[in-house]
RNA sequence: CUUAUCAAGAAAGGCAGAGGGAUAUGGCCCGAUGAAGCCUUGACAACCUGUUUUGCAGCCAUGCAGAAUAAGGUGCCAACUCCAUCACGUCGGAAAGGCGUGACAGAUAAG
Numbered sequence: 001c002u003u004a005u006c007a008a009g010a011a012a013g014g015c016a017g018a019g020g021g022a023u024a025u026g027g028c029c030c031g032a033u034g035a036a037g038c039c040u041u042g043a044c045a046a047c048c049u050g051u052u053u054u055g056c057a058g059c060c061a062u063g064c065a066g067a068a069u070a071a072g073g074u075g076c077c078a079a080c081u082c083c084a085u086c087a088c089g090u091c092g093g094a095a096a097g098g099c100g101u102g103a104c105a106g107a108u109a110a111g
């Protein structure tokens, strides 16, 4: 940079000791009944690989699609990616506010 996904799911222990929820602002939360970080174990998930299986194609090498599994590579285990921010639509007489869609940003995987 490209593509896909992001409303589901899943925590215990040890060390540590005040922060954390990506960044900025605002909000709202989590945190001394122990935050971040590190380690161990366990789970969750099914993106990639593997294995099994079904269908189709076949140049008989295999390929494509679906399902299952969870061994390997990642990821992940408060709250929708915690919410808003920008644009458009919609409800509302308007304001406030709500709802929806998209964009931006971000995260993860594969290349």
Base pairs, nucleotide, nucleotide: 001111002110003109004108005107006106011041012040013039014038015037019030020029021028024085025084026083027082042077044075047073048072049071050069051068052067053066054065055064056063057062081105086102087101088100089099090098091097
Notes
Predicted 3D model of a 111-nucleotide RNA (SAM riboswitch aptamer (S box leader)) from a rhizosphere metagenome. It matches the Rfam family "SAM riboswitch aptamer (S box leader)". About the family: The SAM riboswitch is found upstream of a number of genes which code for proteins involved in methionine or cysteine biosynthesis in Gram-positive bacteria.